This is a predicted structure of an 80-nucleotide RNA (c-di-GMP-I riboswitch aptamer) from a Gammaproteobacteria bacterium.
RNA sequence: UUAAAAUGUUGCCAAACCUACUGUGAGGUAGGGACGGAAAGCUACGGAUCUUAAUAUUAUAAGAUGGCCGGGUUGCGAUU
Numbered sequence: 001u002u003a004a005a006a007u008g009u010u011g012c013c014a015a016a017c018c019u020a021c022u023g024u025g026a027g028g029u030a031g032g033g034a035c036g037g038a039a040a041g042c043u044a045c046g047g048a049u050c051u052u053a054a055u056a057u058u059a060u061a062a063g064a065u066g067g068c069c070g071g072g073u074u075g076c077g078a079u080u
């Protein structure tokens, strides 16, 4: 210096809930707040779950969730 595994310091992110705004809705954004997280950074590619207005049809469609799982990609790292 590089790689892997385990473990930890200083830090980092941030659930539920509350408030405001926004969306038909699932939900999202901001502030407060911490259940948790070693990628709980990013990414809707594959599954899974959830939502769906309009006169009718279209759910084999269109959306949402990355803190449901996997994949891809990027970053930090004391000690052994």
Stems, first nucleotide, its partner, number of pairs: 005080002012037002017032006035067001041073003045070003048065005

Of the family's consensus pairs, 89% are formed in the model.